The prediction has a mean pLDDT of 81. Large-subunit ribosomal RNA, domain I from a Pseudomonadota bacterium, 584 nucleotides, folded computationally. It matches the Rfam family "Bacterial large subunit ribosomal RNA". Its family is annotated with ribosome and structural constituent of ribosome in the Gene Ontology. The RNAcentral record of the full RNA draws on ENA.

Context: one part of a larger RNA
């Protein structure tokens, strides 16, 4: 100095373990704010640094239920208290709720600063201290009110015009009042804007994609929706999804590549309301003083085998002179289609009952293992308990309960509506709208024969004998009525709750985050973003001795075990001593 053994040490791998993840399913819910949210900042305990919790009434106040023996949170002790007069704790419902944030009196580097106006309290006053009110925007009522314009009238004058004055009404502006707004939010959803990377093996049309992204918006769903809709000579009958048509038909530097619908089959089903016509009231206006416009309310109406409106004719469930009225029949309903409110069921937030087993044996520190010999079960699901428990504890099956406050469930009270036919009449059925021209744009379809659905510009209809589709367009047929709104259910989604489950992980894994993590650190800042788990069944966490300056160590003692001793289950290997053996 190698090497091999033992041995001891560093280290903390593997095993076991889970208080944290993660993923699927069912129900629920989808909230919240100017009555001040969301999220913070500071304060709050006897003592108090963090966390939780609450907010100057600050680990809490007050009042109902629940429950029943202990309690003062995480957190041990101390100390002082509270509690069968029923705390502690859990529901429900109220008080309080600093200061900062939409932050909203002004102003700001949040969390501070600084004011004016009303009311109170002290004060002699200055003044301090409470309680109020004091941002913005947005339709709305009241108020008040220019300039310009117009009418009248005067001066000018190059006849275009300019100037002074009066008038009336108006609009903007102000000023007051009420009302609503205003911020947050995880996806999911509607508009409004909209990309490249890339692919096409380059690259521009094209793709990627109308996709990330950037704005506005609502809602628990949102959107969409009761045919100017399909279809094809047969007919269906709103919208929304899902499956097959089908990667078909088509579309495409016909490339890469996008890609239907028609019909079928399922889920879920629900259908209305308006404008006009024509009436009837109030209110103006105008003149031909008895009609005609207009503006607001009521009826009236809602439709394509066309439908209301007006006239004029017929016919009706009972009492009754009456088509006045009551009385009795259908129908419908609070999430459209008018709309309010009770009360009964249920349901949701505390909870409550809830069967059954011993052993003096046998191992073992401990029995729940073993043996033995019982029982319960509508309960042998699952956790705990010193080791593997239906029957020890929580609990599971089952049963049951609510004083307060919540509920798109169900019943009922309640509420609302209710003639049909026939004839004339030719009064009404949504205009800068149908359409056309041209410039995009959406439709699976890229301008193509490009219908069709939406728009910028430009032009511009009919009026039922009338409009619009039936993929250039023209005929015939065939369907269907735009130019005005609502509408639940099947669909999508998952920041939360709650239950149950997992050939899902098990501490380098699962969430970054099992542990006081969006934490510590980094970074001007947007932003990045860790590490870190296990004593024992019970702390029984080692009294006392000894060496020591502490550290650490030896005895003693707890323990089943201390080679569990707290740098604490197990404890690999690299590493590094030591002690013997071979060897240089």
């Nucleotide at each position: 100095g190698g090497u091999g053994u033992a041995u001891a040490g560093u280290g903390g791998a593997u095993g076991c373990c889970u208080u944290g993840g993660c993923g699927u399913c069912a129900g629920a819910a989808g909230c919240c704010g100017a009555u001040g949210a969301a999220g913070g900042a500071c304060g709050u305990g006897a003592c108090a640094a963090g966390c939780u919790g609450c907010g100057a009434u600050a680990a809490g106040c007050c009042a109902c239920g629940g429950g029943g023996a202990g309690c003062c949170g995480c957190a041990a002790a101390u100390a002082g208290g509270c509690u069968u007069u029923g705390a502690u704790c859990c529901g429900u419902g109220g008080a309080u709720u600093u200061c900062c944030g939409a932050a909203u009196c002004g102003g700001g580097a949040a969390a501070c600063c600084g004011a004016a106006c009303c009311c109170g309290u002290c004060g002699a006053a200055a003044g301090a201290c409470g309680g109020g009110a004091u941002a913005c925007c947005a339709g709305g009522g009241c108020g008040u009110a220019a300039a310009g314009a117009c009418u009248u009238g005067g001066g000018c004058u190059u006849c275009g015009g300019c100037u002074c004055a009066a008038g009336g009404g108006a609009u903007a502006g102000c000023g007051c009042c009420a009302u609503g707004g205003a911020g947050a939010c995880a996806a999911c959803c509607c508009g409004g804007g909209g990309a490249a990377g890339u692919g096409a093996a380059a690259c521009a049309u094209c793709u990627c994609a109308g996709u990330a992204c950037c704005c506005g918006g609502u809602g628990g769903a949102a959107a969409a929706g009761a045919a100017a809709u399909c279809a094809a000579a047969a007919g269906a009958g709103a919208u929304u999804c899902c499956c097959c048509u089908a990667g078909u038909a088509g579309u495409g530097g016909c490339g890469a590549g996008c890609g239907a619908a028609c019909g079928g089959g399922g889920a879920a089903u629900a259908g209305c309301c308006u404008a006009a016509a024509c009436u009837c009231a109030a209110g103006g206006a105008g003149c031909u003083u008895g009609c005609u416009c207009c503006u607001u309310g009521g009826g009236g109406g809602u439709u394509g085998u066309a439908g209301g409106g007006c006239u004029c004719g017929u016919c009706c469930g009972g009492u009754g002179c009456a088509g006045a009225a009551c009385c009795g029949g259908g129908g419908a309903g609070u999430u459209a289609c008018a709309a309010a409110u009770c009360g009964g069921c249920g349901g949701a937030u505390a909870g409550c009952g809830g069967a059954a087993c011993g052993g003096u044996c046998c191992u073992g520190g401990a029995a729940a293992g073993g043996c033995c010999g019982a029982c319960c079960a509508u309960a042998g699901a699952g956790g705990g308990u010193g080791c593997u428990a239906g029957u020890c504890c929580c609990g599971u099956a089952c049963g049951c309960g609510a004083a307060a406050u919540c509920c798109a469930g169900c019943c009922g009270a309640c509420u609302c509506c209710c003639g049909a036919c026939g004839a004339g009449u030719u009064c009404c059925u949504g205009a800068g709208u149908a359409c056309c021209a041209u410039g995009g744009g959406g439709c699976a379809c890229g301008u193509g024969a490009a219908a069709c659905c939406c728009u910028g510009u430009g032009g511009g209809a009919a009026u039922c004998u009338g409009g619009g589709g039936a993929g250039a367009c023209c005929a015939c047929u065939c369907u269907c009525c735009a130019a005005g709104g609502c509408u639940a259910a099947a669909u999508a989604c998952u920041c939360u709750c709650u239950g149950a489950c997992g050939a899902c992980c098990g501490a380098u894994a699962g969430u970054g985050a099992a542990c006081c993590a969006g934490u510590a650190c980094c970074g001007c800042g947007a932003g990045g973003g860790a590490a870190a788990g296990g004593c024992g069944a019970a702390a029984a966490g080692a009294a006392c001795c000894c060496c020591u300056g502490a550290c650490g160590g030896g005895g003693a003692g707890u323990g089943a075990a201390a080679a569990a001793g707290a740098a604490c289950c197990u404890g690999a290997a690299a590493c590094u001593g030591u002690a013997c053996a071979c060897u240089u």